[in-house]
Context: one part of a larger RNA
RNA sequence: CACCGCCCGUCACACCAUGGAAGUUGGCCACGCCCGAAGUCGUUACUCCAACCCUCUGGGAGGAGGACGCCGAAGGUGGGGCUGAUGACUGGGGUGAAGUCGUAACAAGGUAGCCGUACCGGAAGGUGCGGCUGGAUCACCUCCUA
Numbered sequence: 001c002a003c004c005g006c007c008c009g010u011c012a013c014a015c016c017a018u019g020g021a022a023g024u025u026g027g028c029c030a031c032g033c034c035c036g037a038a039g040u041c042g043u044u045a046c047u048c049c050a051a052c053c054c055u056c057u058g059g060g061a062g063g064a065g066g067a068c069g070c071c072g073a074a075g076g077u078g079g080g081g082c083u084g085a086u087g088a089c090u091g092g093g094g095u096g097a098a099g100u101c102g103u104a105a106c107a108a109g110g111u112a113g114c115c116g117u118a119c120c121g122g123a124a125g126g127u128g129c130g131g132c133u134g135g136a137u138c139a140c141c142u143c144c145u146a
Stems, first nucleotide, its partner, number of pairs: 003109001005106001008102002011099001013096004018091003023086007031078004039071001041069004046065004052060003112133009
């Protein structure tokens, strides 16, 4: 590059990240139940034992083993909490040379625009109601300045 301007939304294509989603698959955390090693502790009427004691082939005290019990790691199982990956399909978003449909906005943008809300419409959007001037034009009124 100045209206042969600017510019809005749908749609189509490509790529990117992202939300939802029947589910699928991991991680972490605590919890319920089952099982329960080692070991300490407790019980013991069974077995055993050099130190100590006694009234001494024995007994006592003490100890060891075994057995039983409490606690108890790992393991099993169940339902939870948090979190990650993935998931047919689906929602919008971003970017892109240029494409499709219209032309909503910017000059009164050709129905002034905008805000809220409701309904409607391929799309920008339209209509109703209320509000704002950040509306042009014409006329009048009030005020201010010269």
Predicted 3D model of a 146-nucleotide part of an RNA (small-subunit ribosomal RNA, 3' minor domain) from Synechococcus sp. RCC307. Its mean pLDDT, the model's own confidence on a scale to 100, is 83. Rfam family: Bacterial small subunit ribosomal RNA.